[in-house]
């Protein structure tokens, strides 16, 4: 320098163009002498950034940024 893939909650990841989810974690409650476990509940997201297409974009298109791998 070229090519491919990835970027969504604190972490790991889902998500047919039509109200953004799961597990773990965190917090609260129940239980316990206390902790852990168990059970019940709650919170937490400008979906990497900026534009474009569309009635409508996490999803499609472009540029940029970051990361991983490959080729040279």
């Nucleotide at each position: 320098g070229c090519c491919a893939c990835c970027c969504u909650a604190g972490c790991u990841c889902a998500g047919u163009g039509g109200u953004a989810g799961a597990g773990c974690u965190a917090c609260u409650g129940u239980c316990u002498u206390g902790u852990a476990a168990a059970c019940a509940g709650u919170g937490g997201g400008u979906c990497g950034u900026c534009g474009g297409u569309u009635c409508g974009a996490g999803u499609c298109c472009g540029a940029c940024g970051g990361g991983u791998g490959g080729c040279u």
Source information: This is a predicted structure of a 72-nucleotide RNA (transfer RNA) from a Candidatus Buchananbacteria bacterium. The source organism's lineage runs through Bacteria, Bacteria candidate phyla and Candidatus Buchananiibacteriota. It matches the Rfam family "tRNA". By type it is a transfer RNA. Rfam links the family to the GO term triplet codon-amino acid adaptor activity. Rfam's curators write: Transfer RNA (tRNA) molecules are approximately 80 nucleotides in length. The sequence was found in a public genome assembly. The prediction has a mean pLDDT of 82.